[in-house]
RNA sequence: GGUCCGGUAGCUCAGCUGGUAGAGCAGCGGACUGAAAAUCCGCGUGUCGCCGGAUCAUCCCCGGCCUGGACCA
Numbered sequence: 001g002g003u004c005c006g007g008u009a010g011c012u013c014a015g016c017u018g019g020u021a022g023a024g025c026a027g028c029g030g031a032c033u034g035a036a037a038a039u040c041c042g043c044g045u046g047u048c049g050c051c052g053g054a055u056c057a058u059c060c061c062c063g064g065c066c067u068g069g070a071c072c073a
Stems, first nucleotide, its partner, number of pairs: 001072007010025004019056001027043005049065005
């Protein structure tokens, strides 16, 4: 330098045909306990890497850029 894959909640990751975003863990509040742990109930906390374009409408499509990884050279 080239090709391909990835970047979404604090972490690990889903998501789709374009119709306005979710799970587990963690966290917070409550129940229970003498007090904890465990368990149970409730709560999503987000610029979907950045910029631009197409569209009535985009996490999703198109272009550029940044960044992590694999392979080739």

Transfer RNA from an uncultured Erysipelotrichaceae bacterium, 73 nucleotides, folded computationally. It was read from a public genome assembly. It matches the Rfam family "tRNA". The coordinates come from a structure-prediction model, not an experiment, and the mean pLDDT is 81.